The prediction has a mean pLDDT of 83. A computed fold for a 487-nucleotide part of an RNA from a metagenome, annotated as small-subunit ribosomal RNA, 3' major domain. The RNAcentral record of the full RNA draws on SILVA.

Context: one part of a larger RNA
């Protein structure tokens, strides 16, 4: 100069405090560890590993075992021969290939030959397939402690440097420090400093008010019409989606140092950064990743490559982390009945209508979408409705039978239904976690991956609270200052 301190000072943060749900106990999901295996592929490991890489492991995917094969090779270049390409039988096999055969004779140029078009031969070309030589191809093989590029983390913390100038012998100081202020090195005042860079803020998207422009597939006030914005019409409102405006302490009281700024009010659709996202300085962790990618070096090369079947990643005496479902009466059931937003859809979404108790199944309109479909939103509200505190009409794990669909193929291992079956569980030590507003909690709804498969994961609305005395403490962090047997 730093970094440490169970020193000190000032501030800050769902850190504590004050609430409101949880986990931790029970079933099941799913990851991890251990074990256990032929193999349970690898990698991630305090926070910041562990519903993480995997936006989906039946084959495949796949990297692992076992066991058949292959060796210029699944894939790229060049070199030489042979054959068009291509289709195709038979044995043999779990394929994969192994061995034997059959059909075929194209396309583009040149020359020759018969020569009206056009046909015959000979060569060359491209593209393709067998073969053969080696150059070489091939590695999800190690080093993430050789690297790139991505990324996580402190922490959206407000901090990190520069230039000239001034002080010091000199590491360095000064600027950035102080005295208000602020989410904020954000502003002001002051000062041997003046300036100016990355960051902060702001421009960027979104949402929330409002004019306009512009009415189809959207809407329906006012007029007829309908079973129904359905149809004729309307351009009002609502929605869509372009351009705009609209907010800046602009007024205004008081407070401050006349200052930056704070408190309170008007007016407003919103008030002091409106809420949301996107954006992450200088750097720290030899953080993670050589199994996206790209790479040095080392290491394999009849094998660590390359190919198939079949099995395994799905085991299971335990132990932890995320979840999902309860454990009931603010609740279960029946039956009616209302209101969403955001997305997807042509190898698809799939109405209606029939068959089934259902998953679904026949046939099949419509939609390349504001137009058809998925679609039923559920919580909820209504009933003089059933249940009456029980292991019950709570719970639904498990376990038998029958089915359905996806798909070569559901045994190891798939969702999904029907009927019987009815486990734990009666609010969970010790300890921990999330949240402060349309948030938490609670309720359902859709996409990505995807043939099939979500309680996970990205999204979307519906209803919708409680509390915040304050910083004494616990953890994180930011400036100032002080001690140091640390660098």
């Nucleotide at each position: 100069u730093g970094a440490c301190g169970g020193g000190g000072g000032c501030c800050c943060g769902c850190a504590c405090a004050a609430g409101c749900g949880g986990u931790g106990g029970a079933g099941c999901a799913u990851g991890u560890g251990g074990u256990u295996u032929a193999a349970u592929u690898c990698g991630a490991u305090g926070c910041a590993a562990c519903g993480c890489g995997a936006a989906g492991a039946a084959c495949c995917u796949u990297a692992c075992c076992u066991g058949g094969a292959u060796u210029u090779g699944a894939c790229a270049u060049c070199c030489c021969a042979a054959g068009a390409a291509u289709u195709u039988u038979a044995u043999u096999g779990a394929a994969a290939g192994a061995u034997a055969g059959a059909a075929g004779u194209g396309u583009u140029c040149u020359u020759u030959a018969u020569u009206u078009u056009a046909u015959a031969a000979a060569g060359a070309g491209a593209a393709c397939u067998u073969g053969g030589u080696g150059a070489c191809a091939g590695g999800u093989g190690c080093u993430g402690c050789a690297u790139g590029g991505c990324u996580g983390u402190c922490g959206u913390c407000a901090g990190c440097u520069c230039g000239u100038g001034u002080c010091g012998u000199g590491a360095g100081a000064u600027g950035u420090u102080g005295g208000g202020u602020u989410a904020a090195g954000u502003c002001c005042c002051g000062c041997a400093a003046c300036g100016a860079g990355c960051g902060c803020a702001a421009c960027c998207c979104u949402u929330a008010u409002c004019u306009u422009u512009a009415g189809u597939u959207g809407c329906c006030a006012u007029c007829a019409u309908u079973u129904a914005g359905u149809u004729g019409g309307g351009a009002a409102c609502u929605c869509u989606a372009g351009a705009g405006a609209u907010a800046c302490u602009g007024c205004u009281c008081c407070g401050g140092u006349u200052a930056a700024c704070g408190g309170g009010g008007a007016g407003g659709a919103a008030g002091g950064u409106g809420g949301g996202g996107a954006u992450g300085a200088c750097g720290u962790c030899a953080a993670g990743u050589c199994c996206u990618c790209a790479u040095g070096g080392c290491c394999u090369u009849u094998a660590u490559a390359u190919u198939c079947a079949g099995g395994g990643c799905u085991a299971c005496a335990c132990a932890c982390g995320u979840g999902c479902u309860a454990c009931a009466a603010u609740g279960g059931g029946u039956u009616g009945u209302a209101c969403a937003a955001a997305g997807g859809g042509u190898u698809g979404c799939g109405a209606a209508c029939c068959u089934g108790u259902g998953a679904a199944g026949g046939u099949a309109a419509g939609c390349u979408a504001a137009u058809c479909c998925c679609a039923a939103a559920a919580a909820g509200c209504a009933a003089u409705c059933c249940c009456c505190c029980a292991g019950u009409u709570c719970g639904g794990a498990u376990u038998g039978g029958a089915g359905u669909c996806u798909g070569c193929a559901a045994c190891u291992c798939g969702a999904c239904u029907c009927c019987a079956u009815g486990a734990a569980g009666u609010u969970g030590g010790a300890a921990u976690c999330g949240c402060u507003a349309g948030u938490a909690a609670u309720c359902g709804c859709g996409g990505a991956u995807c043939a099939g498969c979500a309680u996970g994961c990205c999204g979307c609305g519906g209803u919708g609270a409680a509390u915040a005395c304050g910083u004494u403490c616990c953890c994180g962090g930011g400036c100032c200052u002080u001690g140091u047997a640390c660098a």

Its Rfam family is "Bacterial small subunit ribosomal RNA".